[in-house]
Context: one part of a larger RNA
């Protein structure tokens, strides 16, 4: 653009993708078999590998400036206290959120369907015999269902709920219940639902697209409060020649975390999208 009015929401499943691996121990059972020596099928429990989704409570990693320590220069006149620079974030020790595997969880299943080799039934041809020629069964990780995924451009455009649009003139056709209905041009008036724009953002992202929120508002930011990290600030005071140490102090600072609060920015508006549907 279509899906024969427009709109929101939630769905059906044609098709299409994926998934499909393999061990170990108990047990039945030292049983069946076997002279011993060995040793099971079938069932049941249980536990691993690799693979593969998800996730981040716990472990374990990162975590570029969140705390602290520490060496040199410089700067704030100076002490003290901070900042700035550096040949990995200058070096070291620690670490929230988030994203991660070294970590957790969970999956292949179970079932049905038709079969393949095979392995029967019944049974002729060919009085026997024969699984096969007529018919009938059972049988594999393969197939087709079943499990996850996407999925109506599936133009064979499906389905369900629910929301919104019933104005009006002139003129010409056309129909006939001749005063009405329908159709058409040109005006008038009206401008629905919802949709976008545009702003504030987002465990959604290259862009777009999705997602939340826009004052009837917690969407971000600040600001309390609490988680969490760092490890006891800076000042004074007390001790000690001092270096330093103690006390106030589990201090002070703190990015992404939770909860809260309109103090600030989401202002204020604009556009499409119509009047019952060939």
């Nucleotide at each position: 653009c279509g899906c024969a009015g427009g709109a929101u929401a939630c769905u059906u499943g044609a098709g299409a993708a994926g998934u499909g691996u393999c061990g170990a121990u108990c047990u039945u059972a030292g049983u069946a078999c076997g002279a011993g020596a060995g040793g099971a099928c079938c069932g049941g429990a249980u536990u691993g590998a690799a693979c593969g989704g998800a996730c981040c409570g716990a472990c374990g990693g990162u975590g570029u400036a969140c705390c602290u320590g520490c060496u040199a220069u410089c700067a704030c006149g100076c002490c003290a206290g901070u900042g700035g620079u550096a040949a990995a974030c200058g070096c070291a020790g620690g670490g929230u959120a988030g994203c991660c595997a070294c970590g957790u969880c969970c999956g292949g299943a179970u079932g049905g369907g038709a079969u393949a080799a095979g392995c029967a039934c019944u049974g002729a041809a060919a009085g026997c015999a024969u699984c096969u020629a007529a018919g009938u069964g059972c049988g594999a990780a393969a197939c087709c269902c079943g499990c996850u995924u996407c999925a109506a451009g599936a133009u064979g455009a499906g389905g369900u709920a629910u929301c919104c649009c019933u104005c009006u003139g002139u003129c010409c056709c056309a129909a006939u219940u001749u005063a009405u209905u329908g159709g058409g041009a040109c005006g008038g008036c009206u401008a629905a639902a919802g949709a976008c724009u545009c702003c504030a953002a987002g465990a959604a992202g290259a862009c777009u697209a999705c997602u939340u929120g826009g004052u009837u508002g917690a969407u971000a930011g600040g600001c309390c409060a609490c988680a969490g990290a760092u490890g006891u600030a800076c000042g004074u005071a007390c001790a000690g020649u001092a270096a330093u140490g103690u006390a106030c102090u589990g201090a002070g600072u703190c990015g992404a975390g939770u909860g809260g609060u309109a103090c600030u920015a989401a202002u204020c508006a604009g556009u499409c999208g119509u009047g019952a549907g060939a």
Predicted 3D model of a 278-nucleotide part of an RNA (large-subunit ribosomal RNA, domain VI) from a Bacteroidota bacterium. The full RNA is in RNAcentral, with records from ENA. The coordinates come from a structure-prediction model, not an experiment, and the mean pLDDT is 85.